[in-house]
Molecule: c-di-GMP-I-GGC riboswitch aptamer
Organism: uncultured Planctomycetaceae bacterium
């Protein structure tokens, strides 16, 4: 450093439900927990999805890629 325990500590929070924003994908909050080891962050490139479709949004809990971290059994 890769790596990722039936390990310990912390850690987020899908559905759905209210509340608010937004045409509209969604978004934030509160509760809820199906999942997570980068489900931390960043729309860089592909997916998808959205509206008034030459173009402007969404979505990193679709995948790739970048960038920062808690722990520390084995190898």
């Nucleotide at each position: 450093c890769a790596c990722g325990a039936c390990a310990a500590a912390a850690g987020c929070a899908a559905a759905c439900u209210c509340g608010c924003c937004g045409c509209g994908a969604g978004g934030c909050g509160a509760g809820g927990a199906c999942g997570c080891a980068a489900a931390u962050c960043c729309a860089u490139g592909g997916g998808u999805c959205u509206g008034u479709u030459u173009c402007a949004g969404a979505u990193c809990g679709c995948c790739a890629g970048g960038c920062u971290a808690c722990c520390g059994a084995a190898u």